[in-house]
Record summary:
Model confidence (mean pLDDT): 82 of 100. Predicted 3D model of a 72-nucleotide RNA (transfer RNA) from Candidatus Peregrinibacteria bacterium Greene1014_49.

């Protein structure tokens, strides 16, 4: 300089056009003499940023941007 691969909840990840979820972590209850362990629920994300397609975009296209590899 060139390809390629990731960005989504606090964490690690799912989700390939049609209501954003998991699991762990936190708070409440319940159980227990107490604490753990277990079960029940509840909070939490304008889906990296901006554009376009579309009746509908996390999802498909452009442009960025950061972060891993690779080649040269």
């Nucleotide at each position: 300089g060139c390809c390629g691969c990731u960005u989504u909840a606090g964490c690690u990840c799912a989700g390939u056009g049609g209501u954003a979820g998991a699991g762990c972590a936190u708070c409440u209850c319940a159980c227990u003499u107490g604490u753990a362990a277990u079960g029940a629920g509840a909070g939490g994300g304008u889906c990296c940023g901006g554009g376009g397609u579309u009746c509908a975009a996390a999802u498909c296209c452009c442009c960025g941007a950061a972060g891993c590899g690779g080649c040269u």
It was read from a public genome assembly. Rfam family: tRNA. About the family: Transfer RNA (tRNA) molecules are approximately 80 nucleotides in length. It is annotated as a transfer RNA.